[in-house]
Context: one part of a larger RNA
Molecule: large-subunit ribosomal RNA, domain II
Organism: Mageeibacillus indolicus
RNA sequence: UCCUACGAGUUAUGGCAGUUAGCGAGGUUAAGGACUAGAGGUCCGGAGCCGAAGGGAAACCGAGCUUUAAUAGAGCGUAAAGUUAGCUGUUAUAGACCCGAAACCGGGUGACCUAUCCAUGAGCAGGUUGAAGUGACGGUAAAACGUCAUGGAGGACCGAACAAGUAUCUGUUGAAAAAGGUUUUGAUGACUUGUGGAUAGCGGAGAAAUUCCAAUCGAACCCGGAGAUAGCUGGUUCUCCCCGAAAUAGCUUUAGGGCUAGCCUUACGUCGAGUCUAGCGGAGGUAGAGCACUGAAUUGGCUAGGGGCCUUACCAGGUUACCGAACCUUAUCAAACUCCGAAUGCCGCAUAGAUAUACGUGGGAGUCAGACAGUGACAGAUAAGUGCCAUUGUCAAAAGGGAAACAGCCCAGACCGUCAGCUAAGGUCCCAAAAUUACAGUUAAGUGGAAAAGGAUGUGGGUAUGCUAAAACAGCUAGGAUGUUGGCUUAGAAGCAGCCACUCAUUAAAAGAGUGCGUAAUAGCUCACUAGUCGAGUGAACCUGCGCCGAAGAUUAACGGGGCUAAACUGUAUACCGAAGCUACGGAACCGAAGGUUGGUAGGGGAGCGUACUGUAAGCAGAAGAAGCAUGACCGGAAGGACAUGUGGAUGUAUCAGUAGUGAGAAUGUAGGA
Numbered sequence: 001u002c003c004u005a006c007g008a009g010u011u012a013u014g015g016c017a018g019u020u021a022g023c024g025a026g027g028u029u030a031a032g033g034a035c036u037a038g039a040g041g042u043c044c045g046g047a048g049c050c051g052a053a054g055g056g057a058a059a060c061c062g063a064g065c066u067u068u069a070a071u072a073g074a075g076c077g078u079a080a081a082g083u084u085a086g087c088u089g090u091u092a093u094a095g096a097c098c099c100g101a102a103a104c105c106g107g108g109u110g111a112c113c114u115a116u117c118c119a120u121g122a123g124c125a126g127g128u129u130g131a132a133g134u135g136a137c138g139g140u141a142a143a144a145c146g147u148c149a150u151g152g153a154g155g156a157c158c159g160a161a162c163a164a165g166u167a168u169c170u171g172u173u174g175a176a177a178a179a180g181g182u183u184u185u186g187a188u189g190a191c192u193u194g195u196g197g198a199u200a201g202c203g204g205a206g207a208a209a210u211u212c213c214a215a216u217c218g219a220a221c222c223c224g225g226a227g228a229u230a231g232c233u234g235g236u237u238c239u240c241c242c243c244g245a246a247a248u249a250g251c252u253u254u255a256g257g258g259c260u261a262g263c264c265u266u267a268c269g270u271c272g273a274g275u276c277u278a279g280c281g282g283a284g285g286u287a288g289a290g291c292a293c294u295g296a297a298u299u300g301g302c303u304a305g306g307g308g309c310c311u312u313a314c315c316a317g318g319u320u321a322c323c324g325a326a327c328c329u330u331a332u333c334a335a336a337c338u339c340c341g342a343a344u345g346c347c348g349c350a351u352a353g354a355u356a357u358a359c360g361u362g363g364g365a366g367u368c369a370g371a372c373a374g375u376g377a378c379a380g381a382u383a384a385g386u387g388c389c390a391u392u393g394u395c396a397a398a399a400g401g402g403a404a405a406c407a408g409c410c411c412a413g414a415c416c417g418u419c420a421g422c423u424a425a426g427g428u429c430c431c432a433a434a435a436u437u438a439c440a441g442u443u444a445a446g447u448g449g450a451a452a453a454g455g456a457u458g459u460g461g462g463u464a465u466g467c468u469a470a471a472a473c474a475g476c477u478a479g480g481a482u483g484u485u486g487g488c489u490u491a492g493a494a495g496c497a498g499c500c501a502c503u504c505a506u507u508a509a510a511a512g513a514g515u516g517c518g519u520a521a522u523a524g525c526u527c528a529c530u531a532g533u534c535g536a537g538u539g540a541a542c543c544u545g546c547g548c549c550g551a552a553g554a555u556u557a558a559c560g561g562g563g564c565u566a567a568a569c570u571g572u573a574u575a576c577c578g579a580a581g582c583u584a585c586g587g588a589a590c591c592g593a594a595g596g597u598u599g600g601u602a603g604g605g606g607a608g609c610g611u612a613c614u615g616u617a618a619g620c621a622g623a624a625g626a627a628g629c630a631u632g633a634c635c636g637g638a639a640g641g642a643c644a645u646g647u648g649g650a651u652g653u654a655u656c657a658g659u660a661g662u663g664a665g666a667a668u669g670u671a672g673g674a
Base pairs, nucleotide, nucleotide: 001674002673003672004671005670006669011094012093013092014091015090016089017088018087019086020085021084022083023082026050027049028048032044033043034042035041036039054061055060064076065075066074067073097235098234100232104225105224106223107222108221109220115199116198117197118196119195120194121193122192123191124189126158127157128156129154133150134149135148136147137146138145162186163185164184167182168181169180170179201217203213204212205211210219238608239607240606241605242604243603248261249260250259251258252257262367263366264364265363266362267361268360269359270358274355275354276353277352278351279349280348281347282346288340289338290337294334295333296332300328301327305323306322307320308319309318310317370395371394372393373392374391375390376389378387379386400411401410402409415587416586417585418584420583421582422581426577427576428575429562430561431560435574437573438572439571440570441569442568448564454549455548458546459545460544461543462542463541465539466538467537475533476532477531478530479529481506482505483504486500487499488498512527516525517524588598589597590596591595609663611660612659613658614657615656619653620652621651628647629646630645631644632643634641635640
């Protein structure tokens, strides 16, 4: 991993509701007993319970009662049949659909592992060092002290046994649930070790690590309380039909759980209330806009007040490109501003049209993690596949077609069948169904087929405008001079470092007191300007279409690919393709029967199939072959049901009922097998 078997809403007693049946102003027995004799038997048994009357705290009264001074008013009643049993749904109490804790408590069993302790034994090759003490000699007044011997101390040294376990390699479904190799530490000691004994879990032991107490230790193990509890995870077994949610509000030691409401379903009732569109009538202060208020922000004027300066003995006065309230003017901003003010939405209607819901009372739920997209706000960074609201859609619970692939985007809602047709979104060169369609343009960038500020004689369209056959623009030829080196400044300053100017004037076709390069300063080259040559357009702007650069990353990888200059883009037009949409034909179920409906998770409702046993059944089938097993092209809307053949070798069971240990693919399910 697979196969086979087993494996989860049960039972009891109450409540509520529905349904079926009996009896009915009544209904019903319980315990117990009798009888027959073994069946969901018969008959007694009326204790008790429910109902038929309520009101009041009660006394009590009673179709009324209570409150009250009340005959008032008010509250609860009176006018609707119950009860018993079976079944179904659900609920309460019980383990209560099944499996699953970590834990808690009680009583026991453990110190043959290990920790410490007690008693009694045992062990430590060999080598080294050489303390105290002692002796001799030296030494001293005597000592001290020194030298040489002797001696043999030590949690002394080196190193086997023994004990430990430092580093590393191997091993890692190991040879081993901790080892093996090499290396390392202690090795006369707080040493190691044998045997026996002591300490026990709310505990012991601990050179102390939450360390050890039998491969188990922040509290051992075994059995029991026990089916502890689990707002948590997983699992929960046949079929078809009808309807079909929620992921919200309030409260919650509440936030991944609940309760009530909302939304779903079902029965009955009310009866046509509901919904949409149009019309009409309403309330409102959003978008926008505005500045009339509240605030913010701006220009100029006028000007109270203040500052500076002048004047002044004081008072007073003058002046000011200083600051500046109020006022006038200019021109802005606001979620918590409004003189104004929509569209939508909301409310209403003896209206019209369309549609079929709506509400009430009971039974049963599920839901309380939502997701994305468009729009309107907020938070954030006008970040997020972000958070939080509102609103609409889709997904959730929706398959089909398109978007290459792609829950939430676009189109469209799958009852079943068809080798029929028409369309939607999207497409029509090939992959790949359908236009290498038509017309008019654009693009040259593979733009199309990713991106900004910004940049550019890319190119199409448009607008207004300057110059131009009295010859423009560009090119070429020639000129581009004189007073003068203008004045100042300066070492110099001559058109061209800088400053000044009323930048003048002359000759001229024209020529600046000079456009740029250049020199130390001159010089030199050039421009403006002019003439000639040439002969038709040329210059500078603005608006706009499509392109270009800006553009560096990890696969070729930014068209789905091939490939495309249209098979790209813009506009117009006609065909065609294209879905489970629509139509056609056939069929099924349901409804209000004309016609329509039938996607579906949680969930509600309905109808069935099959299994085991019991009655039916001392019946029926069966050796002319039961059950079981295997195979097969049969039947039914499904669960399923036949038949035939083979195998098998003795049981099986229609029908209609009843009763349930009644349906397996999942639970890291359990057992067995492969």